RNA sequence: GGGCGCAUAGUUUAAUGGAUAGAAUUUCCGGUUUCGGCCCGGUUGGUGGAGGUUCGAUCCCUCCUGCGCCCG
Numbered sequence: 001g002g003g004c005g006c007a008u009a010g011u012u013u014a015a016u017g018g019a020u021a022g023a024a025u026u027u028c029c030g031g032u033u034u035c036g037g038c039c040c041g042g043u044u045g046g047u048g049g050a051g052g053u054u055c056g057a058u059c060c061c062u063c064c065u066g067c068g069c070c071c072g
Base pairs, nucleotide, nucleotide: 001071002070003069004068005067006066007065010025011024012023013022018055028042029041030040031039048064049063050062051061052060
């Protein structure tokens, strides 16, 4: 330099154009416990950035940023 892939919550992830973006874990609160842990109930928190297509975009297209793999 060229090609391919990935980017969603603090973390691990689901969602193949349409319901309020779902779950686990984490934080916090409560229950339980002599206290703590385990367990149970609740709660907080998210689509990398900018454009485009569309009635409608996490999803499709372009560019950028970052990361990974391959080739030279």